[in-house]
């Protein structure tokens, strides 16, 4: 320096271009001899600028950050 993936809650992992959903922790409450079980509830995420569109997590372009080939 060129190209190719991948970027979603603390972790992992989905979501035809149409309300962002699981599970696992972490929280608080219930049960309970006890709780590292169990039940119940709230909290937490779409990497970042733009374009496209009626609408983008999703399609495009560029940036960024990680992997990976080639030089």
């Nucleotide at each position: 320096u060129g190209c190719c993936c991948c970027g979603u809650a603390g972790u992992g992992u989905a979501a035809c271009g149409g309300c962002a959903g699981c599970a696992c922790g972490a929280c608080a409450g219930c049960c309970u001899u006890u709780g590292g079980a169990g039940c119940u509830g709230a909290a937490a995420g779409c990497u970042c600028a733009g374009g496209u569109u009626c609408g983008a997590a999703u399609c495009c372009u560029g940036a960024c950050g990680g992997g990976g080939c080639a030089g």